[in-house]
Molecule: SAM riboswitch aptamer (S box leader)
Organism: Paraliobacillus quinghaiensis
């Protein structure tokens, strides 16, 4: 980098370094010198896999290990369809995360 499966309306922030961009892409809409993105420390959330506990099994529980996450529904839309006054809904694409495969 590619493929398969599952999930994505919930949840969870302080400090330090540093100094201009960031929210994947495009458009919109936002965040940001009252300090963004990033990195570090500590804290927290969740429960995908492993582990352990319960159970006949499934469901379930703990949060020890491996990940992940802690502005905005994946921030909204993008392609197709349905209804419609604004607009809303469904499916998909793309993306993210986990587990597995080549």
């Nucleotide at each position: 980098c590619u493929c398969u499966u599952a999930u994505c309306a919930a949840g969870a922030g302080a400090g330090g370094u540093g100094g201009a961009g960031g929210g994947a892409c495009u458009g919109g809409c936002c965040c940001u010198u009252u300090g963004a993105u990033a990195c570090c420390u500590c804290a927290g959330c969740a429960a995908c896999a492993g582990a352990c506990c319960c159970u006949a099994u499934u469901u379930g529980g703990u949060a020890c290990u491996g990940u992940g996450c802690u502005a905005c529904u994946u921030c909204c839309a993008g392609a197709a369809g349905c209804a419609a006054a604004a607009u809303g809904c469904u499916u998909g694409a793309a993306g993210a995360u986990a587990a597995g495969a080549a």